[in-house]
RNA sequence: GUUCGAUAAAGGCAUACCGUCGGCGACGGCGGGACGCAAAGCCACCGGUCUGGAUGAACCAGAAGGCGGGGCCACCGAA
Numbered sequence: 001g002u003u004c005g006a007u008a009a010a011g012g013c014a015u016a017c018c019g020u021c022g023g024c025g026a027c028g029g030c031g032g033g034a035c036g037c038a039a040a041g042c043c044a045c046c047g048g049u050c051u052g053g054a055u056g057a058a059c060c061a062g063a064a065g066g067c068g069g070g071g072c073c074a075c076c077g078a079a
Base pairs, nucleotide, nucleotide: 004077005076012037013036017032018031019030020029021028022027035066041072042071043070045069046068047067049063050062051061052060053059
């Protein structure tokens, strides 16, 4: 340095739900709250999922990184 991930150490993030604000909506911000997470840090590139438009398919515009793949960065160091 890379791989790997422990009854280690220091920490971190925050599911559902509730309150509030924004949005046609999926959902997002803030606060509370913790199911969990060794990348549950970042990226919408691919697949899938969800929302809106379109009579429908195709198509267009969105959402989500805590669905899978992939890319980038990264704390610690037992086996």
Molecule: c-di-GMP-I riboswitch aptamer
Organism: Alphaproteobacteria bacterium